[in-house]
């Protein structure tokens, strides 16, 4: 250098060809126990990598730009 995929909570990861983000797992609180663990229940926890664009509305299209991976050269 050329292609091609990933980036969303503390971690691994969903998100239906736009309509306002969710699981588990960790963590905190209660129930339970004589007390722990278990095992229930609830709650807290995002600038959806960045900038900028289209749209009434953008994780989600569309353009640059950052890291990481993989293949050609």
């Nucleotide at each position: 250098g050329c292609g091609g995929g990933c980036a969303u909570a503390g971690c691994u990861c969903a998100g239906u060809u736009g309509g306002u983000a969710g699981a588990g797992c960790a963590u905190u609180c209660g129930a339970c126990u004589g007390a722990u663990a278990c095992u229930c229940g609830a709650a807290a926890g995002g600038u959806c990598c960045u900038u900028g664009g289209u749209u009434c509305g953008a994780c989600c299209c569309c353009a640059a730009g950052u890291g990481c991976c993989c293949g050609c050269a």
This is a predicted structure of a 73-nucleotide RNA (transfer RNA) from a Candidatus Nomurabacteria bacterium. It was read from a public genome assembly. Taxonomically the source falls in Candidatus Nomuraibacteriota (Bacteria, Bacteria candidate phyla).